Molecule: small-subunit ribosomal RNA
Organism: Minisyncoccia bacterium
RNA sequence: AAAUUAGAGUUUGAUCCUAGCUCAGGAUGAAUGCUGGCGGCGUGGAUGAGGCAUGCAAGUCGAAUGAGUUUAGGCUCAUGGCAGACGAGGUAGGAACACGUGGGUACGUACCCUAGAGUCAGGGAUAAUCCGUCGAAAGGCGGGACAAUACUUGAUAGUCCCUUCGGGGUAAAGAUUUAUCGCUCUAGGAACGGCCCGCGGUCUAUCAGCUUGUUGGUAAGGUAACGGCUUACCAAGGCUACGACGGAUAGGGGAGGUGAGAGCCUGACCCCCACCGAUGGAACUGCGACACGGUCCAUACUCCUACGGGAGGCUGCAGUCGAGAAUCUUCCGCAAUGGACGAAAGUCUGACGGAGCGACGCCGCGUGGUGGAUGAAGCCCUUAGGGGCGUAAACACCUUUUAUGAAGGAGGAAUUUUAUUGACGUUACUUCAUGAAUAAGGGGCUCCCAACUCUGUGCCAGCAGGAGCGGUAAUACAGAGGCCCCAAGCAUUAUCCGGAUUCACUGGGCGUAAAGGGUUCGUAGGCGGUGUUAUUAGUCGGGUGUUAAAUCCUGGGGCUCAACCCCAGACUCGCAUUCGAAACGGUAACACUAGAAGAAGUAAGAGGUGAACAGAACUCUCGGUGUAGGGGUGAAAUCCGUUGAUAUCGAGGGGAAUACCAAAUGCGAAGGCAGUUCACUGGUACUCUCUUGACGCUGAGGAACGAAAGCGUGGGUAGCGAACGGGAUUAGAUACCCCGGUAGUCCACGCCCUAAACGCUGUCUGUUGGCUUUUGGAGGAAUCGACCCCUUCAGAGGCGAAGCUAACGCGUUAAACAGACCGCCUGGGUAGUACGAGCGCAAGCUUAAAACUCAAAGGAAUAGACGGGGGCUCGCACAAGCGGUGGAUCAUGAGGCUUAAUUCGUCGAUAAGCGAAAAACCUUACCAAGACUAGAAAUUAUACUGCACGCUCCGGGAAACCGGAGAAGCCUUCGAGGGUGUAUAACAGGUGAUGCAUGGCCGUCGUCAGUUCGUGCUUUGAAGUGUUCCCUUAAGUGGGGAAACGAACGCAACCCUCGUUGCCUGUUACAAGUGUCAGGCGAGACUGCUCCCUCACGGGAGAGGAAGGUGAGGAUGACGCCAGGUCAGCAUGUCCCUUGAUGCCUUGGGCUGCACUCGUGAUACAAUGGGAAGUACAACGGGACGCAAUACAGUAAUGUGGAGCAAAUCCUUAUAAAACUUUCCCCAGUUCGGAUUGUGGGCUGCAACUCGCCCACAUGAAGUUGGAAUCGCUAGUAAUCGUGAAUCAGCACGUCACGGUGAAUACGUUCCCGAGCCUUGUACUCACCGCCCGUCAAGUCAGGGGAGUCGGAAGUGCCCGAAGGUCGUCCUAGCGGCGAACUACGGUAAAUUCGAUAACAAGGACUAAGUCGUAACAAGGCACGGCUAGCGGAAGCUGGUCGUGGAUUAAUUCCAAU
Repeated sequence: AAAUUAGAGUUUGAUCCUAGCUCAGGAUGAAUGCUGGCGGCGUGGAUGAGGCAUGCAAGUCGAAUGAGUUUAGGCUCAUGGCAGACGAGGUAGGAACACGUGGGUACGUACCCUAGAGUCAGGGAUAAUCCGUCGAAAGGCGGGACAAUACUUGAUAGUCCCUUCGGGGUAAAGAUUUAUCGCUCUAGGAACGGCCCGCGGUCUAUCAGCUUGUUGGUAAGGUAACGGCUUACCAAGGCUACGACGGAUAGGGGAGGUGAGAGCCUGACCCCCACCGAUGGAACUGCGACACGGUCCAUACUCCUACGGGAGGCUGCAGUCGAGAAUCUUCCGCAAUGGACGAAAGUCUGACGGAGCGACGCCGCGUGGUGGAUGAAGCCCUUAGGGGCGUAAACACCUUUUAUGAAGGAGGAAUUUUAUUGACGUUACUUCAUGAAUAAGGGGCUCCCAACUCUGUGCCAGCAGGAGCGGUAAUACAGAGGCCCCAAGCAUUAUCCGGAUUCACUGGGCGUAAAGGGUUCGUAGGCGGUGUUAUUAGUCGGGUGUUAAAUCCUGGGGCUCAACCCCAGACUCGCAUUCGAAACGGUAACACUAGAAGAAGUAAGAGGUGAACAGAACUCUCGGUGUAGGGGUGAAAUCCGUUGAUAUCGAGGGGAAUACCAAAUGCGAAGGCAGUUCACUGGUACUCUCUUGACGCUGAGGAACGAAAGCGUGGGUAGCGAACGGGAUUAGAUACCCCGGUAGUCCACGCCCUAAACGCUGUCUGUUGGCUUUUGGAGGAAUCGACCCCUUCAGAGGCGAAGCUAACGCGUUAAACAGACCGCCUGGGUAGUACGAGCGCAAGCUUAAAACUCAAAGGAAUAGACGGGGGCUCGCACAAGCGGUGGAUCAUGAGGCUUAAUUCGUCGAUAAGCGAAAAACCUUACCAAGACUAGAAAUUAUACUGCACGCUCCGGGAAACCGGAGAAGCCUUCGAGGGUGUAUAACAGGUGAUGCAUGGCCGUCGUCAGUUCGUGCUUUGAAGUGUUCCCUUAAGUGGGGAAACGAACGCAACCCUCGUUGCCUGUUACAAGUGUCAGGCGAGACUGCUCCCUCACGGGAGAGGAAGGUGAGGAUGACGCCAGGUCAGCAUGUCCCUUGAUGCCUUGGGCUGCACUCGUGAUACAAUGGGAAGUACAACGGGACGCAAUACAGUAAUGUGGAGCAAAUCCUUAUAAAACUUUCCCCAGUUCGGAUUGUGGGCUGCAACUCGCCCACAUGAAGUUGGAAUCGCUAGUAAUCGUGAAUCAGCACGUCACGGUGAAUACGUUCCCGAGCCUUGUACUCACCGCCCGUCAAGUCAGGGGAGUCGGAAGUGCCCGAAGGUCGUCCUAGCGGCGAACUACGGUAAAUUCGAUAACAAGGACUAAGUCGUAACAAGGCACGGCUAGCGGAAGCUGGUCGUGGAUUAAUUCCAAU
């Protein structure tokens, strides 16, 4: 100076945190799907180191030699030389000096280089060939001849070897012909190799001990060479927690991928090294091998065979089969580079150079360019206007990369002067011609994540990486249109890195989320006070060597660019060596005292162990008194008691535990420890000096201690008390409650070793404001001495600064700030489980997984909701009262049943005398039958029609309607407009579906007092505050206070009616004036006045007043809740039906149907009554298609008749009824009650059969006050009495109004129900009608156990023992025979280990609606949980002990405020 680090989705109603899962990026020797124009450069059997047909891959030399054949300077065979140990392939084995790196030397080396010396004289064989012979073949056997650079003898010897130091021994090869090539010995070099060492890099301790040639020595052998390399003897060593031994896996490196880096993963292609060559063993030759295309043996496999016997090894290049998701041509050439041989020419070379195949990868190019709107057609969408595909196309002009054709045409080629020589290659490249001509797809479009609409489908079909979509309006499925991304590719799958700070060195944590070991002592290890000196393997700096090349990076260059290739530089963390520094660390030495330890003097204590003693209570025994009960519970019962209990007194025995003191206290390492005394004993605190002089801290393994329960042996046993028995409770009750009761609880000794062993907080050290309480000590001051007070040390509590924390909270006793060491965690479940191992008498403990499965599990806090949590307060909520319902009969509605239909909706409260303020037809939506089809009603267009529609008659018919006949005959401004009808076409119509697509309206909580907002403030945030608190109110009503200040919707007020009154008006009322009547405008009530309480608001009492504290009643219904109700009142989206209709018309039927159940009512059951007679007093209303008087008829319903009245006038209306007076009835199924039924009438209406109302006479049912349960009402109310109206032709026991008569009671808030506010707990948020646990039953899956069975691996003992070399021996002395030890393969035996499989049994996980219960979450209805023991269908229950991670209430104490 430059470069360099990105996140998102998903747990919740919402939030913060923790934590996992998933995604976006890059990569690959890849594979798969769809698609596919060209070129360059790369790359391509990763699986079965499975098996291989065929061809080729290692030969060469006649200038070493002998033959044969001959046209040949040629070819062939054989001897001989060199090569064949290279090159090429593969990665099986191997955790090792195999590899990497840095060193070392007891060694070797053919070919090559340098230098020196030598190369003399002999000999005997043998192959091919020839003859004979065996065999199918492969291949041999016998005889004869001959050569060499083959073999061999002698000489020489500087060198080398041996040596008794005299000496002895050891070489050579020639060819050719005049120049060389060879050969032998020696010395050196280069390069290559052998051996040794330091260091480095996998997993596993559920592998902890391993080792006998093992470790060392001596001697010998052996090797090119050191060495236990081998043998004999001697010694008993060697390795290991810094991980030996064992097991699993694996070629190592340069490097490659990714990453900001540190790291993590990988080891294809290329380079280096190692190892392997069907499997196992072995040696020979050779410079070199224990040898890929050599030999021998064994084994397996394959092939040939004449059955006697033989042959073979593609992990060379091609190719083939198999297995597999998957990986190429049986190509060309030695032209280049390189290798072998040769003097050379040259031969050989599947090394190599090239081509072919595969989009397998990287890179480059193209599929055209410009113009072109009336925005064509087509398709898609649409609000039907239009919009999109879209300048896109068509069309016009232009270009020719590529492709095709033609012509030209390289470099790669240079040895050795010339000459010759190109597989690639009709190549690259250049020019010309033709003609837009030959060339675009894949994936995606809910969010993450760029890109949206329509149609179809309807939790189906399907999608999906995660979250999640789909149950009739799907941007998520499928198709289409459009759009987005990349592009000859695009997606998917698999794997690696990243994101993941999610193993955290860089760079995490452990109070409650996963995580501190139960505690202490202490070994190894880690870390370590102050000063001085010396030194230095740590540390820091410089030099040198090395760290192969390629790769990466930088610069430059060559292929048109790029990929690719070339050159140069830089880099290469490391190791070795050398020189230097001395702060830190180490080491050594000397010293110090602040850490630590000790001494002295005091002090406190439930510290521990043992023994003795004490009193209270309990129980038992005995005795006394005494009598019928006791005991127990929610209530009971089992139980005890007249054989005398309980109660009480006395005496005695027994065991266990120690009230008060006592406390938030004290002690101890923890567990834990409590009457008193004694004995023994551990630790701690303080004070002042003194002593030692870093002696310290922590602590893996290890050792000791370790509640309760439990186990063993022996005691003991009062009380309590698992199991067990009984009684209750209950649907059941293996429980909770009760009566008993065994182990146990106690003691001694020995085990067990676990707890919510908790402060859920490891130990030690240092630093950092305070206030207060308490325990122990010391000092000061004071005092006669104390107390009080001040300071200080060591503990134990509370509240809190800063700081920390996700929050809660912690806060000098830290969870703050730092340091040292140890332990532990890494999503939930499976599981603290299985297997293995150790320990234990057992129970069991310690250590400790995986498959599989889920996308969460979890912590803290927030708002709600809920609680068989708490506090406060309301309501006809209860209570106090009055009257009912539930029983009867009837009416009416609902369910159910029935039916052709009994139309539909509504179902706790919030359906059921509800929609319906009127079902005989109509209504009517239902059923049966019969009709109509542009329709019963609407709009428009076209055509016809001057017949209006229509009317009359006839026939059929139940009618609707159909068919036929007939008569009259539109308006008119004369334009043909309007109207009517017919036909056609758009369309109508639907009480068909969906109230879970909707509007509107309504019910309910509830006329309850609540519900929110703006700004500000607090909090990381959800949120909170305001709205909480105190007083008060009917009220979030008002006041006070307060980080809040204001505001909105609700409350109240404003509106209507009633009550008192003034004024005005006057149709009507009254005889009239008048104004009891009606209307309008006002007044009046506001806690205004007095007293009491109060800060205030307000409350209580009183006066006056028609009315008193909201005077009474009504209208008015906040934010919202119940997917509440209504598509059938209306409106409306979508879907469905539309000529045999789900439309529409008509007749008849049905909605009224009746074994039954429920709701709401009416009438009663009688004497406060019923009958008869008489006498009073209303209000609200209605009236013209109406109300109807007087009068008359009828027993009556009613009829005749019609005055009056559009109504304060007339009518309804009358006698209003209850009431009152008189009289009868005399307690009965009645002079109660009136159902039911019969007969005869009346009214309405086309029509009263199904199916109306009324009247008269007759009939005279049930019913004698109503079980469990349940409803209404607080004053003109309940109760009771009648009257009117709406609907309506007619029909009222219903509904809505009206007046008459007119009560009782409220102590009070414990309880039931509902509501409001605050608070608390929560595992609920679909919000308790919530959530949720376990057995059983069904299905699926994986793992473990398992009598066994099968297979693999590594060894061990024994048996056998090929080839082979070594040793011994024999002879005919060889290529010989025999023998010995060693040894591969094989056999056998017992164990080890890994895997496969398995009857069976057990557990686990998962699966919309199975069974049984209800364990947990609220005090979850018995608080829950940990450990332990017993028991039980199951969750679980019970006992012992421990924790709070328990609610509520009270007391004490501490703290805070006043």